[in-house]
RNA sequence: UGAAUCCGCGCGGGAGAGACCCCGGAACUCCGGGGCGCCGAAGGAGCAAGUACCUCCCUUGAAUCUCUCAGGCCCCGUUACCGCGCGGGCGAG
Numbered sequence: 001u002g003a004a005u006c007c008g009c010g011c012g013g014g015a016g017a018g019a020c021c022c023c024g025g026a027a028c029u030c031c032g033g034g035g036c037g038c039c040g041a042a043g044g045a046g047c048a049a050g051u052a053c054c055u056c057c058c059u060u061g062a063a064u065c066u067c068u069c070a071g072g073c074c075c076c077g078u079u080a081c082c083g084c085g086c087g088g089g090c091g092a093g
Stems, first nucleotide, its partner, number of pairs: 001093001006088008018036001020035006037073003043069001044067003050060001
């Protein structure tokens, strides 16, 4: 001097699933409650191979996979993920 990985912030891209039924208020498709149906890409949970131990049991073990607790199902949108920029840390060369 300083790459990649990591963290934070900003901008852009970016889905899915009933604008269902009943009741109330009505500002007219909005709010609240209940019911059933559904989605998974906030979060959360589970596990394979492998790994540790090794008689068995037992450790560790990922996800965009599975579950749907939470969340969500017009628009909307801190949504996973991707790109760019800025800052921080680490530090290959």